[in-house]
RNA sequence: AGGCGAGUAGCUCAGUGGAAGAGCACUUCCCUUACAAGGAAGGGGUCGCUGGUUCAAGCCCAGUCUCGCCUA
Numbered sequence: 001a002g003g004c005g006a007g008u009a010g011c012u013c014a015g016u017g018g019a020a021g022a023g024c025a026c027u028u029c030c031c032u033u034a035c036a037a038g039g040a041a042g043g044g045g046u047c048g049c050u051g052g053u054u055c056a057a058g059c060c061c062a063g064u065c066u067c068g069c070c071u072a
Stems, first nucleotide, its partner, number of pairs: 001071007010024004018055001026042005048064005
């Protein structure tokens, strides 16, 4: 320098252009003498960044940043 992959909640990851989700974690309550487990409810996201396409973008396109792998 070039190619490929990854970047979404605190963590691990889903998400086929049409209202951003799950598990664990966190908060409150129930249960218990108490803790754990279990049950109910809740909080938490400028979807790496900047632009573009579109009525509408996490998703499509371009550039860019970080990390990993490969080639030179």

Predicted 3D model of a 72-nucleotide RNA (transfer RNA) from an Elusimicrobiota bacterium.
The organism belongs to Elusimicrobiota, within Bacteria.
The sequence is in RNAcentral, with records from ENA.
Rfam family: tRNA. Rfam links the family to the GO term triplet codon-amino acid adaptor activity. Rfam's curators write: Transfer RNA (tRNA) molecules are approximately 80 nucleotides in length.